Annotation:
c-di-GMP-I-GGC riboswitch aptamer from a Syntrophobacterales bacterium, 83 nucleotides, folded computationally. Lineage of the source: Bacteria > Pseudomonadati > Thermodesulfobacteriota > Syntrophobacteria > Syntrophobacterales. Model confidence (mean pLDDT): 87 of 100.
[in-house]
RNA sequence: GACCGAAAAGGCAAACCAUCCGCAAGGGUGGGACGCAAAGCCACGGAUCUUGCCGGAUUGGCAAGACGGCCGGGCCACCGAAG
Numbered sequence: 001g002a003c004c005g006a007a008a009a010g011g012c013a014a015a016c017c018a019u020c021c022g023c024a025a026g027g028g029u030g031g032g033a034c035g036c037a038a039a040g041c042c043a044c045g046g047a048u049c050u051u052g053c054c055g056g057a058u059u060g061g062c063a064a065g066a067c068g069g070c071c072g073g074g075c076c077a078c079c080g081a082a083g
Base pairs, nucleotide, nucleotide: 003083004080005079011036012035016031017030018029019028020027021026034069040075041074042073044072045071046070048066049065050064051063052062053061054060
C1' cells in the first nucleotide's frame, strides 16, 4: 500500500408523512429509519421508468429526460483486529 471488515469514533438515510418544483418518471427541504464499509462523487455502458414523434398498434424504432439505495465501470476516502 492492497485485499479484508472484528472493535472504536462517527456518517448516510428506504418506505411513509408534510411542503415546494416538474406534463411525467422523479427531484429539493423538514420529519422519519428499512437498511448501507463507500448508501461519498461521476450518467461512460446496460437494465428499468417518463414524455414526445413515426406507425393500424401499450409490440417496435428514434429523440429528450429520470434513475448512483438495479448491475457493470471510473475517481476520492475514516478506522485497523485476525488473516